[in-house]
This is a predicted structure of a 145-nucleotide RNA (FMN riboswitch aptamer (RFN element)). It was read from a public genome assembly, where an Rfam model found it.
RNA sequence: AGAUGUCUUCAGGGCAGGGUGAAAAUCCCGAUCGGCGGUACAGUCCGCGACCCGCGCUCCCGCGCGGCUGACUCGGUGGAACUCCGGGACCGACAGUGACGCCUCCAUUUCGGUGGACGCGAAGUCUGGAUGGAAGAAGAUGUGU
Numbered sequence: 001a002g003a004u005g006u007c008u009u010c011a012g013g014g015c016a017g018g019g020u021g022a023a024a025a026u027c028c029c030g031a032u033c034g035g036c037g038g039u040a041c042a043g044u045c046c047g048c049g050a051c052c053c054g055c056g057c058u059c060c061c062g063c064g065c066g067g068c069u070g071a072c073u074c075g076g077u078g079g080a081a082c083u084c085c086g087g088g089a090c091c092g093a094c095a096g097u098g099a100c101g102c103c104u105c106c107a108u109u110u111c112g113g114u115g116g117a118c119g120c121g122a123a124g125u126c127u128g129g130a131u132g133g134a135a136g137a138a139g140a141u142g143u144g145u
Stems, first nucleotide, its partner, number of pairs: 001145001003143008017029003031125002033092002035048004043090002052067006072088005094128003100121003104117005
């Protein structure tokens, strides 16, 4: 130096301010956040992880395999950048809540609307699974080349 066994530690951030209102971090304006490896420095390229679904195994805890899995462009520099610099965009699992939206129905109406009921949808930032797990990172120690 490279290979490999065991163990330890670590491993996700974020609605300020304002509007309406009885009430909103859920609506509106606006603000704000960005896991891991690769590569010219990446939320938007390639790959991986978390969530969710299916199948198989397992007494259980779980494990394995498969599936699903969002979003970018223009200009500049350069040998090289969808990664840097400048401009303008865009995206965000599952469950819950939710004053918002849609559908149907009922009541009422000065025909503009208003009120009510069933159902469906609705948060990257709130609550929860999760004091979890994990891509991986660092270190300790052993084996052999």
About this RNA:
Its mean pLDDT, the model's own confidence on a scale to 100, is 84.